[in-house]
RNA sequence: AGAGUUUGAUCCUGGCUCAGGAUGAACGCUGGCGGCGUGCUUAACACAUGCAAGUCGAACGGAGUUGAAGAGAGCUUGCUUUUUUCAACUUAGUGGCGGACGGGUGAGUAACGCGUGGGUAACCUGCCUUAUACUGGGGGAUAACACUUAGAAAUAGGUGCUAAUACCGCAUAAGCGCACAGUUCCGCAUGGAGCAGUGUGAAAAACUCCAGUGGUAUAAGAUGGAUCUGCGUCUGAUUAGCUAGUUGGUGGGGUAACGGCCUACCAAGGCGACGAUCAGUAGCCGGCCUGAGAGGGUGAACGGCCACAUUGGGACUGAGACACGGCCCAGACCCCUACGGGAGGCAGCAGUGAGGGAUGUUGCACAAUGGAGGGAACUCUGAUGCAGCGAUGCCGCGUGGAGGAAGAAGGUUUUCGGAUUGUAAACUCCUGUUUCGGGGGACGAGGAAGGACGGUACCCCGGGAGGAAGCUCCGGCUAACUACGUGCCAGCAGCCGCGGUAAUACGUAGGGAGCGAGCGUUGUCCGGAAUUACUGGGUGUAAAGGGAGCGCAGGCGGGACAGCAAGUCAGAUGUGAAAUGCACAGGCUCAACCUGUGAAUUGCAUUUGAAACUGCAGUUCUUGAGUGAAGUAGAGGUAAGCGGAAUUCCUGGUGUAGCGGUGAAAUGCGUAGAGAUCAGGAGGAACAUCGGUGGCGAAGGCGGCUUACUGGGCUUUAACUGACGCUGAGGCUCGAAAGCGUGGGGAGCAAACAGGAUUAGAUACCCUGGUAGUCCACGCUGUAAACGAUGAUGACUAGGUGUGGGGGGACUGACCCCUUCCGUGCCGGAGCAAACGCAAUAAGUCAUCCACCUGGGGAGUACGGCCGCAAGGUUGAAACUCAAAGGAAUUGACGGGGGCCCGCACAAGCAGUGGAGUAUGUGGUUUAAUUCGAUGCAACGCGAAGAACCUUACCAGGUCUUGACAUCGUGCGCAUAGCUGAGAGAUCAGUGAAGUCCUUUCGGGGACGCACAGACAGGUGGUGCAUGGUUGUCGUCAGCUCGUGUCGUGAGAUGUUGGGUUAAGUCCCGCAACGAGCGCAACCCUUGCCUUUAGUUGCCAUCAUUCAGUUGGGCACUCUAAUGGGACUGCCGUUGACAAAACGGAGGAAGGUGGGGACGACGUCAAAUCAUCAUGCCCCUUAUGACCUGGGCUACACACGUACUACAAUGGCAAUGAACAGAGGGGAGCAAGCGUGCGAGCGCAAGCAGAUCCCAAAAAAUUGUCCCAGUUCAGAUUGCAGGCUGCAACCCGCCUGCAUGAAGACGGAAUUGCUAGUAAUCGCAGAUCAGAAUGCUGCGGUGAAUACGUUCCCGGGCCUUGCACGCAAAGCCCGUCA
Repeated sequence: AGAGUUUGAUCCUGGCUCAGGAUGAACGCUGGCGGCGUGCUUAACACAUGCAAGUCGAACGGAGUUGAAGAGAGCUUGCUUUUUUCAACUUAGUGGCGGACGGGUGAGUAACGCGUGGGUAACCUGCCUUAUACUGGGGGAUAACACUUAGAAAUAGGUGCUAAUACCGCAUAAGCGCACAGUUCCGCAUGGAGCAGUGUGAAAAACUCCAGUGGUAUAAGAUGGAUCUGCGUCUGAUUAGCUAGUUGGUGGGGUAACGGCCUACCAAGGCGACGAUCAGUAGCCGGCCUGAGAGGGUGAACGGCCACAUUGGGACUGAGACACGGCCCAGACCCCUACGGGAGGCAGCAGUGAGGGAUGUUGCACAAUGGAGGGAACUCUGAUGCAGCGAUGCCGCGUGGAGGAAGAAGGUUUUCGGAUUGUAAACUCCUGUUUCGGGGGACGAGGAAGGACGGUACCCCGGGAGGAAGCUCCGGCUAACUACGUGCCAGCAGCCGCGGUAAUACGUAGGGAGCGAGCGUUGUCCGGAAUUACUGGGUGUAAAGGGAGCGCAGGCGGGACAGCAAGUCAGAUGUGAAAUGCACAGGCUCAACCUGUGAAUUGCAUUUGAAACUGCAGUUCUUGAGUGAAGUAGAGGUAAGCGGAAUUCCUGGUGUAGCGGUGAAAUGCGUAGAGAUCAGGAGGAACAUCGGUGGCGAAGGCGGCUUACUGGGCUUUAACUGACGCUGAGGCUCGAAAGCGUGGGGAGCAAACAGGAUUAGAUACCCUGGUAGUCCACGCUGUAAACGAUGAUGACUAGGUGUGGGGGGACUGACCCCUUCCGUGCCGGAGCAAACGCAAUAAGUCAUCCACCUGGGGAGUACGGCCGCAAGGUUGAAACUCAAAGGAAUUGACGGGGGCCCGCACAAGCAGUGGAGUAUGUGGUUUAAUUCGAUGCAACGCGAAGAACCUUACCAGGUCUUGACAUCGUGCGCAUAGCUGAGAGAUCAGUGAAGUCCUUUCGGGGACGCACAGACAGGUGGUGCAUGGUUGUCGUCAGCUCGUGUCGUGAGAUGUUGGGUUAAGUCCCGCAACGAGCGCAACCCUUGCCUUUAGUUGCCAUCAUUCAGUUGGGCACUCUAAUGGGACUGCCGUUGACAAAACGGAGGAAGGUGGGGACGACGUCAAAUCAUCAUGCCCCUUAUGACCUGGGCUACACACGUACUACAAUGGCAAUGAACAGAGGGGAGCAAGCGUGCGAGCGCAAGCAGAUCCCAAAAAAUUGUCCCAGUUCAGAUUGCAGGCUGCAACCCGCCUGCAUGAAGACGGAAUUGCUAGUAAUCGCAGAUCAGAAUGCUGCGGUGAAUACGUUCCCGGGCCUUGCACGCAAAGCCCGUCA
């Protein structure tokens, strides 16, 4: 000293939470010793028992005990008894002093109770100290005691006797009190002090051991008290008025003393917004805790004061009490009782019950310190000194030290190598704090003895590592991490938040971190919190400026001069108790603790000074403010009158079928004449144009014209006043609209209401009507986003540019120009601000005053008060609940926001799909199984480039268990093929030929097979939301970023935006940016032209030859396949900004990317795939693995997708011909040709591993025919007969021939593809493959139409705008119901 938490991120505001310290604490776990403190915070609840205040015989009379001496009596002659005297001891009573101290508690008290400082000229003071004087002489009683009465008792009474330091007169008495008159001095108002005079009043106690101690009076001191007073001392105004002894006076009484303290009379005062009264709470302080301080909290222990003693009241005694362990009365409670009556008071020390989360021994001693009494010895003392109990706090010590690596064992973990626990342990050598045993043994004590603590502290000797470590935490804040278990469960949590199968956050373990005889938790207080802000905050938008003005109190206030000294400053003095705290020393071994000294105690009071500032009183000034004078602008206000346009209504004329209204309609009006139009009339309301971020007003607000009355402003002037000012709690006044009351008025408009539409509904938006109201007068209401969301006043602080009203200068001059004052706008600098923004009209810099704010919700609600006729207004909470709510700005996403642009996106076209039949995939259903996956675009002729068995993962049945497959160990060297039998087969049983293979250093090794054992194999089982890899999609869209710099507090921005241009972030220009990267383009392949090289299997112009490029020859041409060239807006013109580029043209095979392909940025979709593969974790292990046979994946009321074939004449069928491709494939292959079959095919068979041979026929073409029909269209379905492949075509293949001849006549809503060699149409080939394409991938042939254009639909890009969204519109969010 800060940190966490609002957001995708940021800054701010703002609350919540944490880290610190403290505690009279409590609870959980644990617990070795000692020292010093401390211990009912709750029931001021009730208390058994014991103790806590007595003492004095040197005040007194008795009584008793003991002893001694004397006398008497009795006799048992040494005993008993009586009596006198003396001595010692004890003490019930009288008497004295003390029980008013000490000890406890905090109920009450908001008060002169407490704190602090003063006053008493308004007072008292026992014991103590000092001084002076005195202590003479008498009297009468009374307890005790004796007798007796009443009573259960407590106790009370009667009669009689007696003493005193008990009580009462008398004497004496000064400088004592009182009264009267006099004098001197003093003070602070009443007054005080001294001196002398007269009158009058009041004292005493003795004891004695002879040392003394007492008693009385007066004065003084000291101590202790009493009383008055300035200042300070909690919360509430949802408590605003309180008060009759109340305030004052006079007389009297009372008190130690003042006083309404009490009383009689008189007066009517006194207190209060500077908070009276009332209500709630509370003992106050020194201090203690916290804090940098200022503050905040607290008032246990120790100390001071106060109050109280079961509750309430009262007095007595006394120096002192209205008295804790005294008295009386009343109440409650409790005890005794003979029922008549009595007794008691732990908030003293222990202790008990109760309450409570919770707080101790019915201890020892008066040895010390102190107290009471006493002359003293001494007695008493639960004050006190000690001990006991409690980790309740603080402090100190210990639980061992050194060495010790095989880094043991065990534990944990692991990538299996290791790592860690860890020098830790074991082990070796030591030590002895503490502990245990034994011995000695204090200080505190003075003066011979006498010490509770205490046989304690301390010292010495000995034994022995022996008896002594836990608690919390380990996601971030906050130091410390792994494994297992659990699976939004159990649980954790101070805040944020963890837990839904890989949890460092739950539980356990290992390890670690922190503190340590303690550690955590809970409660409370301060801090952090500048989050109540005096120090030290704010109010445009975060909470917060009153709707506005006037104005009492209050607060603040211009210049000069001289004064006073209240504030202020300085010095001195008194006080600020001690303890505490601080500093420095000292004492306990240290420390805690204790002792001493010092400083400090920031305060209060008195006094001396200063006079700048504030204040006070005085004089003066004019600039603040005001008055006067001269001008001036204006929807400023009130009242009366007048005006025209328009709407509506009424009357009349003309005139005829509609009018009106809407997105479209309807309700409504109209043939009984509307609407339209003309004329006349009525009535109400509002005042177009001018008109303007123009004017006026305090705000609300004010708009036709005229008049009357009236408020304010501005300018000029400088005659007058001379600070008269500013603000303003309460208060008063004004205050839009709506609303209320009474009475008018009512044209238009128009809540409510009615009807018509819209809609799923439509109590709305739209339409037709329409009442309050809107208007006037007089009252009320008192609120608005009453906003500039910005209180008023004054001063100062760069500019620029408009506009309204004045003045001045200059000019001949209306203008223009310069300047100045007041108002009203915009832009902008400094400054401010979280930013946005404000910026002389401040949100800047200062000053004064007022109002208001302190997290969100609950709530401007409830209750109470006030106001109102009501509606309602104003003032204005709490319980409970959340961890946020909020402001500004940023970046995205989004918008049925905007701008620009692109795309077969629309439009313009062509052909389709959707209807039919079939094929194929999917859903659904079914099934023993119909294996699994893919599911909007981006699943659905998809994985599957090809399910009869196999495939195959599914189902049924039958089998195997180290296994169908891999590696390792041991043994054997066999097996095996074949054959026979059983079986559906796997498999089982039997038989069993040939007879091993590779290598060698000849020992062997390896391969292969079998048997056995266990490690392990195996899994198309789960999780694509644990993953890698691969793929789809946005999208071949033009974007996505970085470095440095700059701007911004920051997130971020800039660059990448802008002007053009492009297919393109393509390029150019501009620019606080300059560069760069991934994308674009290019480089690659193919196609289109040409050159060069090469010339077989290709080609053939010239020459020869042949049926034939067949052969010779040739390589010119075509072609093949290698290398180059070619195209770059390069050239010309126009446009453009002198650019980029666009348009047109030339040349060229090709022209503006020539066509096509491959190529896919940063990222998005937890997109797809664990069943291609790989892989973590989980699961199965005689099965979820493996083998076999059969079945299934091909099911079928239905729905969808994708295709094929059609519906026909641009066609079908037949015929004709030596018409024309490209790209491919071919050895378990392609197959010419010949033969055969109607045909599929079959038989024989040349050639070809291919520019050579084969597949291979290309098809659309042409000619003829059919004549619009379910047909010579279409071909489904079905029957029969065949062919091919294959172990095998039943479930379930393809093909052929003959026969059969279904739906279908161009397809609803909707929807797809395509911009040129494209669509459409035509055929060909290939992969897979034994066989099985209408699918897929390729190839060529023929070969169109249309594009005005970008308004709209869809998708995308850039800029901009709004936003309460960020899981980002399938968002967020409101209401109702459950």

Predicted 3D model of a 1378-nucleotide RNA (small-subunit ribosomal RNA) from an uncultured bacterium. It matches the Rfam family "Bacterial small subunit ribosomal RNA". Rfam links the family to the GO terms structural constituent of ribosome and ribosome.